The RNA shown here (c-di-GMP-I riboswitch aptamer) has 100 nucleotides and comes from a Planctomycetia bacterium. Its mean pLDDT, the model's own confidence on a scale to 100, is 81. Rfam family: c-di-GMP-I riboswitch aptamer. From the family's description: GEMM was predicted in a large-scale screen for bacterial structured RNA regulatory elements. The source organism's lineage runs through Bacteria, Pseudomonadati, Planctomycetota and Planctomycetia.
[in-house]
RNA sequence: UCCCGAUAAGAGCGAACCCAUGGCGACGUGGGGACGCAAAGCCUUGGGCCAACAUUGCCAGUCACCCCAGCCAGGCAAUGGUGGUCGCCAGGUUACCGAA
Numbered sequence: 001u002c003c004c005g006a007u008a009a010g011a012g013c014g015a016a017c018c019c020a021u022g023g024c025g026a027c028g029u030g031g032g033g034a035c036g037c038a039a040a041g042c043c044u045u046g047g048g049c050c051a052a053c054a055u056u057g058c059c060a061g062u063c064a065c066c067c068c069a070g071c072c073a074g075g076c077a078a079u080g081g082u083g084g085u086c087g088c089c090a091g092g093u094u095a096c097c098g099a100a
Base pairs, nucleotide, nucleotide: 004098005097012037013036017032018031019030020029021028022027035087041093042092043091045090046089047088048085049084050083051082053080054079055078056077057076058075059074061072063070
């Protein structure tokens, strides 16, 4: 120096949940709180997942005397760009300690 990572030492971060707040939403931020983390520091570069929106298709409704078409709002799926998540994975980059 590179790998590696100990029931070592000193520090650090802070899941769920709760409160406040921003956002259409995923979710963010601050406070409380600790499940965990050796990069749970940083970067959305690739993939995954998630969200609202748009388009297309399907489903079952409503309106109607009936049928068809259509409007409307709802659900599901695919696609699209946009966004969220780095505590989903990979990649990039920087860094504390030093047993085996």